[in-house]
RNA sequence: AGCCUAUUAGCUCAAUAUGGGAGAGCAUUGUGUGACAACGCACAAAGAUGUAGGUUCAAAUCCUACAUAGGCUA
Numbered sequence: 001a002g003c004c005u006a007u008u009a010g011c012u013c014a015a016u017a018u019g020g021g022a023g024a025g026c027a028u029u030g031u032g033u034g035a036c037a038a039c040g041c042a043c044a045a046a047g048a049u050g051u052a053g054g055u056u057c058a059a060a061u062c063c064u065a066c067a068u069a070g071g072c073u074a
Stems, first nucleotide, its partner, number of pairs: 001073007010026004020057001028045007050066005
């Protein structure tokens, strides 16, 4: 320098083939409960699509550039 892959919640990961309701576990907070604390259980809440454009009625998903991480080639 070129190419490939990845980037979604505080953490680890889904969201397929075919663009349409953004989710799970753990963690956090609140309430209830086991007589209190600790701890457990139940319910609830908050919290995210790397950045900027483009296409589309509609984008996590498609296109372009950039950023970061990993890998391959020279």